Predicted 3D model of a 142-nucleotide RNA (FMN riboswitch aptamer (RFN element)) from Dactylosporangium siamense. The coordinates come from a structure-prediction model, not an experiment, and the mean pLDDT is 79.
[in-house]
RNA sequence: ACGCGCUGGCGGGGCUCGGUGAAAUUCCGAACCGGCGGUAAGCGGAAGUCCGCGAGCCCGCGACCCGGUCGAAGCCGUCGACCGGUGGAUCUGGUGUGAGUCCAGAGCCGACGGUCAUAGUCCGGAUGGGAGUUCAGCGCGC
Numbered sequence: 001a002c003g004c005g006c007u008g009g010c011g012g013g014g015c016u017c018g019g020u021g022a023a024a025u026u027c028c029g030a031a032c033c034g035g036c037g038g039u040a041a042g043c044g045g046a047a048g049u050c051c052g053c054g055a056g057c058c059c060g061c062g063a064c065c066c067g068g069u070c071g072a073a074g075c076c077g078u079c080g081a082c083c084g085g086u087g088g089a090u091c092u093g094g095u096g097u098g099a100g101u102c103c104a105g106a107g108c109c110g111a112c113g114g115u116c117a118u119a120g121u122c123c124g125g126a127u128g129g130g131a132g133u134u135c136a137g138c139g140c141g142c
């Protein structure tokens, strides 16, 4: 250096203007936003095939939601652990051997509960959970 384990840290962005109305950051017209890992024909760097960045809608994961088993004291309920289920959205043209990723254009999507009125953007569960990170420390292996 590398692998495994443990502990700690970190770990989500977004309503501006106008319209209607008694009432809307919820509707209408325009606006704004894009978690984590993988992939990569692009970009940058170093110089020999190495490093960094690079997809909301390609693959997978997480969150929300549903169910099962077990546990906390016996039922309901609640909470926790584990297991399972569900789980949104892209086309056209260009270049090219090849594009789902590049370039151009046009589209589309976004948990649950709440609310003087329907929410990706407000409030709440949440000072929570979390994919993960290579940030720090410890142990073991090699």
Stems, first nucleotide, its partner, number of pairs: 002141007009133002016030004031121002033110002035061004042053004056108002065085008090106005112124003